[in-house]
This is a predicted structure of a 184-nucleotide RNA (Lysine riboswitch aptamer) from Lentibacillus sp. JNUCC-1. Rfam family: Lysine riboswitch aptamer. Its family is annotated with lysine biosynthetic process in the Gene Ontology. The coordinates come from a structure-prediction model, not an experiment, and the mean pLDDT is 77. Taxonomically the source falls in Lentibacillus (Bacteria, Bacillati, Bacillota, Bacilli). RNAcentral holds the sequence, with entries from Rfam.

């Protein structure tokens, strides 16, 4: 001076990611209430237990509007970031009338998977042809590596950098850059 490993800090993609609030347009659900229809069991899969039902439940239809409750979309505005996050999995509490199971949310661990974002396809969730989630293709962008053209620089040769043309990979990654370690 250069090399590898560990720990730091700060950065980069870009319709970038999460969260809150605000405003504006849309849909919907579930509980009552009238009508009609139908005729015997219903309350989430299973069982209990508890309450409705022939003074007709459950379901189905239609009508009117009353309560109550949401998922999402769009524009903005504020935070917190760049494994941002999302999923998947186990565990624990709460909630669903009780047990199992199931389903929301919450929180904690996983060297499990996904660089990122968008588009099409199917599948499930949902009233929804929004949304979200999984697989799966397609371009398109970032990272590093490597070939191959051209410019400058540098120069014995190798080389460096910037551009554009391919090709492989992807975040436990890239880039600086600070320390410990050990190496030439």
């Nucleotide at each position: 001076a250069g090399g590898u490993g560990g720990g730091g800090u700060a950065g980069a993609g870009g319709c970038g990611c999460g969260a809150u609030g605000u405003u504006u347009a849309a849909c919907g659900a579930u509980c009552g209430g009238c009508a009609g229809u139908g005729g015997a069991g219903c309350u989430u899969g299973a069982g209990g237990a508890a309450g409705c039902a022939a003074c007709g439940a459950u379901g189905c239809u239609g009508c009117a509007u009353g309560a109550u409750c949401a998922g999402g979309a769009a524009a903005u505005a504020u935070c917190g970031c760049c494994g941002a996050a999302g999923c998947a999995g186990a565990u624990a509490a709460u909630a669903g009338c009780c047990u199992c199971a199931c389903u929301a949310u919450u929180a904690u661990c996983u060297u499990g998977c996904u660089g990122g974002g968008u588009c099409u396809g199917u599948a499930a969730u949902u009233c929804a042809u929004a949304g979200u989630u999984a697989c799966a293709g397609g371009a398109c962008u970032g990272u590093c590596u490597u070939g191959g053209u051209a410019a400058a620089c540098g120069u014995c040769c190798g080389g460096u950098u910037u551009a554009c043309c391919g090709a492989g990979u992807u975040g436990a990654g890239c880039u600086a850059u600070c320390u410990c370690a050990u190496u030439u």